[in-house]
RNA sequence: GAGUUGGUCAGGCGAUCGCUGUGCUGCGAAGCGCAGAGGAAAGUCCGGGCUCCAACGGGUCAGAGUGCCAGGUAACACCUGGGAGGCGUGAGCCUACGGAAAGUGCAGCAGAAAGGAAACCGCCCAGUCUAAGGACUGGGUAAGGGUGAAAAGGUGCGGUAAGAGCGCACCGCAUGUCCGGUAACGAACAUGGCGAUGGUAAACCCCACUCGGAGCAAGACCAAAUAGAGAUCCCUAUGCCGUGACCCUCGGCGGAUCCGGGUAGGUCGCUACAGGCGAGCGGUGACGCUCGUCGCAGAUGAAUGGUCGUCCACGACAGAACCCGGCUUAUCGACCAACUC
Numbered sequence: 001g002a003g004u005u006g007g008u009c010a011g012g013c014g015a016u017c018g019c020u021g022u023g024c025u026g027c028g029a030a031g032c033g034c035a036g037a038g039g040a041a042a043g044u045c046c047g048g049g050c051u052c053c054a055a056c057g058g059g060u061c062a063g064a065g066u067g068c069c070a071g072g073u074a075a076c077a078c079c080u081g082g083g084a085g086g087c088g089u090g091a092g093c094c095u096a097c098g099g100a101a102a103g104u105g106c107a108g109c110a111g112a113a114a115g116g117a118a119a120c121c122g123c124c125c126a127g128u129c130u131a132a133g134g135a136c137u138g139g140g141u142a143a144g145g146g147u148g149a150a151a152a153g154g155u156g157c158g159g160u161a162a163g164a165g166c167g168c169a170c171c172g173c174a175u176g177u178c179c180g181g182u183a184a185c186g187a188a189c190a191u192g193g194c195g196a197u198g199g200u201a202a203a204c205c206c207c208a209c210u211c212g213g214a215g216c217a218a219g220a221c222c223a224a225a226u227a228g229a230g231a232u233c234c235c236u237a238u239g240c241c242g243u244g245a246c247c248c249u250c251g252g253c254g255g256a257u258c259c260g261g262g263u264a265g266g267u268c269g270c271u272a273c274a275g276g277c278g279a280g281c282g283g284u285g286a287c288g289c290u291c292g293u294c295g296c297a298g299a300u301g302a303a304u305g306g307u308c309g310u311c312c313a314c315g316a317c318a319g320a321a322c323c324c325g326g327c328u329u330a331u332c333g334a335c336c337a338a339c340u341c
Stems, first nucleotide, its partner, number of pairs: 001341009011311007019036007038317001042328002045326005050215004063211005068082005083097001084095004098206002103204002105200002120145002122141008153171006172194001173192005179186002219268004230258005239253004275294008312315001
């Protein structure tokens, strides 16, 4: 100088006018004090707590999700460590990383031939014709050329008419044995000549595992109003109304209190917890245990702001709405630690 990984901060100070919550004083009006957005409060993509719902019990089907192994965690699709593959000189980074020897499907163009494949050029052998060069016919050949993302193990030596796992060595692959490892997996040895098993599963599918639904406008409580209806007590009915009169029949009829109901409104849920910070111990680590210490927004037409002064490196993305753990996305810049070239 160029990078990699992890972490921290997110303009500072002062004055002044407000807003929300809360403590104290005060009969009250009010006064004094304290606290007042984020690392992502965001997207609502996962996982939980909490709440309610005819079982939210067991099984099966459908649907959705996850997908190397082990561990961490309340849980996860997150995190840590490891394995395998790929990228980078390196620190390090990336990976939906189960199954294509159960089935179905798909593959443009080029090319002779593309999935129990194929002879276009070339190479080789035989025959016929030809004066010769060579031509034609039949057969062998995947080593060479050409096409393609891919041509059916790769490289080399031998072998052969030319060739070919035809033979051999190494590598790859398959199977078996054994060793190391909790495991994923790795190492060694032996056997097999490899048309056993081409690719694609973020194509259908198969296998294993997981998943009840709705969400704080959840939900609980208090309760003006209004409808309906129950209980008790008081009043009365030889009454009054439906119906002009009378009779019969039928139906209805006052007041108070309580219960019930739940609209407007109010209260709770609501912020003290898988909590922050520090130390010690255990662990490679994620993390766990113990001790100490701190109290850190809680609004609901919804507070957390405005103005001025001053300094500098001139200030990004962005505003809580039940709460946590993650992931992803946005972000002016500054700083710290470890490591690499």